The prediction has a mean pLDDT of 80. Predicted 3D model of a 76-nucleotide RNA (transfer RNA) from Litorilinea aerophila. Its Rfam family is "tRNA". Rfam describes the family as follows. Transfer RNA (tRNA) molecules are approximately 80 nucleotides in length.
[in-house]
RNA sequence: GCCCACAUAGCUCAGUCGGUAGAGCACAUUCUUGGUAAGAAUGAGGUCAUCGGUUCGAGUCCGAUUGUGGGCUCCU
Numbered sequence: 001g002c003c004c005a006c007a008u009a010g011c012u013c014a015g016u017c018g019g020u021a022g023a024g025c026a027c028a029u030u031c032u033u034g035g036u037a038a039g040a041a042u043g044a045g046g047u048c049a050u051c052g053g054u055u056c057g058a059g060u061c062c063g064a065u066u067g068u069g070g071g072c073u074c075c076u
Base pairs, nucleotide, nucleotide: 001072002071003070004069005068006067007066010025011024012023013022019056027043028042029041030040031039049065050064051063052062053061
């Protein structure tokens, strides 16, 4: 320098054919217990990496950029 994949909650990851974003763990509150742990119920938590485009509508499609990982090639 070229090519490919990935970027979604604190962490690990889903998200189908474009139709208002979810799970597990963790966290908070409550119940249960003499008190913990375990268990149960409820809840909070998101600029879907950034910018732009297409569309009535974008996490999803298109372009650019940034970051991470992998592969290939060249040179002193």